[in-house]
RNA sequence: AGAGUUUGAUCCUGGCUCAGGAUGAACGCUGGCGGCGUGCCUAACACAUGCAAGUCGAACGAAGCUUUUCUGUUUGGAGAUUCGUCGAAGAAGAGAAAAUGACUUAGUGGCGGACGGGUGAGUAACGCGCGAGCAACCUGCCUUUCAGAGGGGGACAACAGCUGGAAACGGCUGCUAAUACCGCAUAAUGUCACGGGACGGCAUCGUUCUGUGACCAAAGGAGCAAUCCGCUGAAAGAUGGGCUCACGUUGGAUUAGUUAGUUGGCGGGGUAAAGGCCCACCAAGACCGCGAUCCAUAGCCGGACUGAGAGGUUGAACGGCCACAUUGGGACUGAGAUACGGCCCAGACUCCUACGGGAGGCAGCAGUGGGGAAUAUUGGGCAAUGGGCGAAAGCCUGACCCAGCAACGCCGCGUGAAGGAAGAAGGUCUUCGGAUUGUAAACUUCUUUUAUGAGGGACGAAGGAAGUGACGGUACCUCAUGAAUAAGCCAUGGCUAACUACGUGCCAGCAGCCGCGGUAAUACGUAGGUGGCGAGCGUUAUCCGGAUUUAUUGGGUUUAAAGGGUGCGUAGGCUGUGAUCCAAGUCAGGGGUGAAAGCCCGGAGCUCAACUCCGGAACUGCCUUUGAUACUGGAUUGCUGGAAUACGGAUGCCGUGGGAGGAAUGAGUAGUGUAGCGGUGAAAUGCAUAGAUAUUACUCAGAACACCGAUUGCGAAGGCAUCUCACGAAUCCGUCAUUGACGCUGAGGCACGAAAGCGUGGGGAUCAAACAGGAUUAGAUACCCUGGUAGUCCACGCAGUAAACGAUGAUAACUAACCGUCGGCGAUAGACAGUCGGUGGCCAAGCGAAAGCGAUAAGUUAUCCACCUGGGGAGUACGUUCGCAAGAAUGAAACUCAAAGGAAUUGACGGGGACCCGCACAAGCGGUGGAGCAUGUGGUUUAAUUCGACGCAACGCGAAGAACCUUACCAGGCCUUGACAUCCUGAUGACCAUUCCGGUAACGCGGAACUCUCUUCGGAGCAUCAGAGACAGGUGGUGCAUGGUUGUCGUCAGCUCGUGUCGUGAGAUGUUGGGUUAAGUCCCGCAACGAGCGCAACCCUUAUCUUUAGUAGCCAGCACGUCAUGGUGGGAACUCUAGAGGGACUGCCCGGGAUAACCGGGAGGAAGGUGGGGAUGACGUCAAAUCAUCAUGCCCCUUAUGACCAGGGCUACACACGUGCUACAAUGGUGGGUACAGAGGGCGGCUACCUGGCGACAGGAUGCAAAUCUCGAAAACCCAUCCCAGUUCGGAUCGGAGUCUGCAACUCGACUCCGUGAAGUUGGAUUCGCUAGUAAUCGCGCAUCAGCCAUGGCGCGGUGAAUACGUUCCCGGGCCUUGUACACACCGCCCGUCA
Repeated sequence: AGAGUUUGAUCCUGGCUCAGGAUGAACGCUGGCGGCGUGCCUAACACAUGCAAGUCGAACGAAGCUUUUCUGUUUGGAGAUUCGUCGAAGAAGAGAAAAUGACUUAGUGGCGGACGGGUGAGUAACGCGCGAGCAACCUGCCUUUCAGAGGGGGACAACAGCUGGAAACGGCUGCUAAUACCGCAUAAUGUCACGGGACGGCAUCGUUCUGUGACCAAAGGAGCAAUCCGCUGAAAGAUGGGCUCACGUUGGAUUAGUUAGUUGGCGGGGUAAAGGCCCACCAAGACCGCGAUCCAUAGCCGGACUGAGAGGUUGAACGGCCACAUUGGGACUGAGAUACGGCCCAGACUCCUACGGGAGGCAGCAGUGGGGAAUAUUGGGCAAUGGGCGAAAGCCUGACCCAGCAACGCCGCGUGAAGGAAGAAGGUCUUCGGAUUGUAAACUUCUUUUAUGAGGGACGAAGGAAGUGACGGUACCUCAUGAAUAAGCCAUGGCUAACUACGUGCCAGCAGCCGCGGUAAUACGUAGGUGGCGAGCGUUAUCCGGAUUUAUUGGGUUUAAAGGGUGCGUAGGCUGUGAUCCAAGUCAGGGGUGAAAGCCCGGAGCUCAACUCCGGAACUGCCUUUGAUACUGGAUUGCUGGAAUACGGAUGCCGUGGGAGGAAUGAGUAGUGUAGCGGUGAAAUGCAUAGAUAUUACUCAGAACACCGAUUGCGAAGGCAUCUCACGAAUCCGUCAUUGACGCUGAGGCACGAAAGCGUGGGGAUCAAACAGGAUUAGAUACCCUGGUAGUCCACGCAGUAAACGAUGAUAACUAACCGUCGGCGAUAGACAGUCGGUGGCCAAGCGAAAGCGAUAAGUUAUCCACCUGGGGAGUACGUUCGCAAGAAUGAAACUCAAAGGAAUUGACGGGGACCCGCACAAGCGGUGGAGCAUGUGGUUUAAUUCGACGCAACGCGAAGAACCUUACCAGGCCUUGACAUCCUGAUGACCAUUCCGGUAACGCGGAACUCUCUUCGGAGCAUCAGAGACAGGUGGUGCAUGGUUGUCGUCAGCUCGUGUCGUGAGAUGUUGGGUUAAGUCCCGCAACGAGCGCAACCCUUAUCUUUAGUAGCCAGCACGUCAUGGUGGGAACUCUAGAGGGACUGCCCGGGAUAACCGGGAGGAAGGUGGGGAUGACGUCAAAUCAUCAUGCCCCUUAUGACCAGGGCUACACACGUGCUACAAUGGUGGGUACAGAGGGCGGCUACCUGGCGACAGGAUGCAAAUCUCGAAAACCCAUCCCAGUUCGGAUCGGAGUCUGCAACUCGACUCCGUGAAGUUGGAUUCGCUAGUAAUCGCGCAUCAGCCAUGGCGCGGUGAAUACGUUCCCGGGCCUUGUACACACCGCCCGUCA
């Protein structure tokens, strides 16, 4: 000191949350020792039991005890005695009187029980704090001083007797003492009254000197004594108290008025004392917005916690004050109380009772019950400190000193130290190699704090000696044994230090905030590791901090929450300038006070520390005194700049009232006139032949004022618009005559205040809520239309709100320019320029989160007012005020969320805009959708109909070939180290293949024949069989765990980077703009300059030429030959083949364009502006497709989800869809004749040719591993026929007969022939392809393949069109711009109702 959290990202506002410290704490887990502290925060709830305040015999009487003495008796060893011992110097016993005493004490008496100890209920108060005052007071014990104590008296307890009562407690009679009580005497520096003088003060008065008169005291005790302790009066001190005052002391205004002893006076009473403290009388005051009264809460302070501080919170322990003592009231005694362990009364409660009456008060120390999350022993001692009494000894003291219990807090110590790598074992993870736990352990050496045992052993004890210790045999010291007796808790996704495995599978759970968990969870649970702290660690609660998030220090109000709708104005706050005075604020010096403790600093004592002691500083404050006078304030006197007035000029939709006007609208009357009008996107309702609409004339009514008209003007705001009159108000300018600070703001208050609304009375043309009808629609209580009532208008009242907005309070001053405009001034020939007041635009500095504001500030300052403090709940509820009502003003809480919000950015989107492109539309040609069939899919069915693909971008797709196989599916059978791979052991010498036999549905199975290589002869290799396990195997799951591959947008023109610049930033710029292009293609411009991936080009093919080469291709010329044929010799010209080159580049010309890029036209050329076609697919999107091509993580199966076999299925069939084929015919069908390709294939092959068959084909036979042989065109063309029909169209379907392939054509092949001859006569909505060698049409080939369901796919050539005006619209795309509450991005977001 900050951090997390709103967003795709950003900046801001703003709340929530966290990290820190603290506690009289509690709870969870754990727990070794010591020191010092602390310990009912709740029920001021109730209390058993014990103790907590007594003491004095030196105040007094009395009783008792002890000792001594005396009397008399007895004895001569009487006796006594536990013993010792005592005893005629008189024992024991008895009696009397007196005395003695460290003796005891019920009563009288004195002092103390008003201190000490507890608690915080009450109290918002002179209660407390701080500082003063008392000229208005008291003070026992203590100190000092002065004076005094003479002489009497009468009682009452105790006690005795009688007596009442259960008890508590009394009653009556009698006796008695005192330091108990009462007269008398004496008496002043006392008190009171009346005089005189001096000094002082604060109004009453105070102090002092003096005169006279009156009044008021006393107690003794101890001692041989000295003397001491007491007693009385007075004066003073000290101590302790009482009263008064200034200032300070919680929240609420949804508490605004309170008060009758109330406020004051006079006179009394009362008190220690002032005082309505109390009383009589008189007056009517007193308090209050600077918050009275009322309500709620609360003991106050020194201090404590926190904080940088200012502050905020708090008032346990220690200290000061107050209050209280079961609740309420009351006085007595006393120096002191209205008295915790005193009294009386009343209430509640508890206890005793003989029922008549009594007793009690733990908020003292322990302790009990109860309450509660929660708080201790019915301990020891008066040794110390202190207190009461006493002359003292001493007694009393739950104050206090100690001990006990509790990790409740703070502080200290320990649980070992050093060495120790085979980096042990075990655990965990693992890529199986290892890594980690970890020098950790073991082990070796050492130490002994603590704990334990033993020995010694304090200080605290004071004043000369002695004596005196609860704590305590404690602290401390020494010795001994032995690593021995001693570690946990929390966390581990980010904030926040610390990570892996397994389990779980939106379950269980976690969570302070954000958030984790739906099968690979570092976030749940466990384990291992790690981090943090450590005898503790976490959690919970509370306070401060962070939070500048109430902002004095130190915030804001255009849009985030927040300027009152506007003005006038009261209180208040603030206030121009000169001079003089005062000194309240202010400043400076001195004095007093601010208790101690605490905090801080410096020392000191416990081994250190905590703790304690000493000293200092500090206590920021208050009071007082002396001075200063700049500023603020006060007083006096001036000034003119602020403000106001006067005079002159000017302006306007400024206000109020009266009068006037024309246009329009509607209505009325009359005329003309005829069939419609009106209205809409289109209509209908409506009006109209009873004459509408339209038009003409006249009349009436009400309301509003076109053009001018404007970024115009006026007004405080709301608002104000025809003209005119009257009245009223305002502003501006000029002059600088007058006043002389008269000013600004403004809580309350008063006034004004759009529209709608309300009341009463008018008025009512238009328009028009409500309402009615017609439409629209799924509906349409709406939008649109036809009507239409309140209202709209006027007068008088009420209401008092608006996005009453510039979302911007008022006033004053200052701070660059430029361009308009309104009203003045001034100036001028005019223009420019100037000045004052308004009203606009753009921009500087500056400000701002940014957008923006910018002399009309949101800048820089000053003054005053209003308002804000997360979102929702809510401007709601309650209360109050106002209102006729509607409602307005004021204005919460519970609960709930972690956001809500502002500005800007990038995208995406829009039934927003601009530009552009594409067979996108349009223009065309041909199809689909209707029929039959083929094929794929869905669905259904099935034992199975294996699986995948699902908008475009699944559906003749994976599949370039399902009868078996394929095959993954189904039923059945069969095998278990396995059909396949590697390793090990044993056996055999073969095994396999082939042939044969048996058997099975088939595989598996049984048997026979045939049967190894090398060798150093040890064996090795190889193969098979058997066995054991490691393992094999899986087309099982997850394409949402993946690689690879692919589709798609899209061959669309885009996607980015570096540096620079701009912006707080996300980002922007570049890449936008002007042109142009197929293209981010190129040119120009430009805070950009460059670059990369894409585009283009480079590659292949095709079109043209040259050259080289010339077989299996070619044949012009020459020659030979044939019925004929490049057949042969030969040729290298041509075609062709296939190598190498040329060619096309806007190169040339004209025009346009900006002289550019480029575009249009032309020439030449085989080809012209990318010549045609192909390959080539940027950054990315779709969790797109594929785990069944392959690979692969994890999960799952392992005599089965693996392997093998035969059979079936993938070919099913009420149906639906996609893609195709064939058709519906005459541009045709049929028959006959006849011609021309390219690209490919061929030995388990293609097959010439011959023969047979109607034919598929069969039987022979030949050539060719191919420019040689072979497979081979059709449409076209010619001739003929058919004559518009379900046909000589069409060929489905079915019957029969065959051919071929193949172990095998039943399910389930293709082909041939004969016969049969279905639907179909051009196809609804819709929808697809194509822009030239294209569409359309015609055939040919190939892959797969035994054959083939191929009408599919991929290629090849033949014939060969039409159309494109154009970009409004549909679809897709690109670029710019705009809006957005979307970002999972419009298939978004989101509102209401219902469940």
Record summary
A computed fold for a 1395-nucleotide RNA from an uncultured bacterium, annotated as small-subunit ribosomal RNA. Its mean pLDDT, the model's own confidence on a scale to 100, is 84. Its Rfam family is "Bacterial small subunit ribosomal RNA". RNAcentral holds the sequence, with entries from ENA and SILVA.